[in-house]
Molecule: Fluoride riboswitch aptamer (crcB RNA motif)
Organism: Gemmatimonadota bacterium
Formats: sequence, C1' cells, structure tokens
RNA sequence: CCGAUGAUCGGCGAUGGAGUUCGCCGCCAAGUGCCGGGUGGUCCGGCUGAUGACUCCUACGGUAUG
Repeated sequence: CCGAUGAUCGGCGAUGGAGUUCGCCGCCAAGUGCCGGGUGGUCCGGCUGAUGACUCCUACGGUAUG
C1' cells in the first nucleotide's frame, strides 16, 4: 500500500417522531410502491400505506355517540 474477514461505527428499508427488533449497504452503496395505456425521451389515468415488522404519539380519513 492492496485485498478479505470479524468487531465497532454510520447510513438505508415509497409521506412525520420515538422505542424494540430484523434485513441491506459502506458514499462508486443500500433506497426512491403498484396497475393499465402510450412512448425515442417519458407522458396520462387509477389504487394501497404515515411501520421493513411490532408498539406508541402526531397529522389525515371513515363511522357512531354526546
């Protein structure tokens, strides 16, 4: 100096925050949802969800009651 592995650390997992946990990635990275039509580039229409998963809070939406 280069490469690999382990530990530690940091980041990421389609809309906010926190805890726990799982997975992925190491700034050349992980990540940037789905369906239909059209398209050189990309445009138009529609659908689900504040979670990767669980719990709580906040925002939004629906129903019922006061």